[in-house]
RNA sequence: GGCGGCGUAGCUCAGCUGGUUAGAGCGAGGGAAUCAUAACCCCUAGGUCAGAGGUUCAACUCCUCUCGCCGCUA
Numbered sequence: 001g002g003c004g005g006c007g008u009a010g011c012u013c014a015g016c017u018g019g020u021u022a023g024a025g026c027g028a029g030g031g032a033a034u035c036a037u038a039a040c041c042c043c044u045a046g047g048u049c050a051g052a053g054g055u056u057c058a059a060c061u062c063c064u065c066u067c068g069c070c071g072c073u074a
Stems, first nucleotide, its partner, number of pairs: 001073007010026004019057001028044004050066005
């Protein structure tokens, strides 16, 4: 240099045949229960879906470029 994959909550990830409030587990905070603690149970907060532009009535999802990480190859 060429090619490919990935980037979504503090962490690990799902969601992509475009379709109307963006989710799960763990973690954090609160509550309930208990004589008390842990586990279990309930609730809550937390996201510019890497960034920009484009297509569309509508984009995490499609297209282009950029950035970062990983791999293959010369």
Transfer RNA from Candidatus Falkowbacteria bacterium RIFCSPLOWO2_12_FULL_45_10, 74 nucleotides, folded computationally. Its Rfam family is "tRNA". The family's RNA type in Rfam is transfer RNA. Its family is annotated with triplet codon-amino acid adaptor activity in the Gene Ontology. The prediction has a mean pLDDT of 82. Lineage of the source: Bacteria > Bacteria candidate phyla > Candidatus Falkowiibacteriota.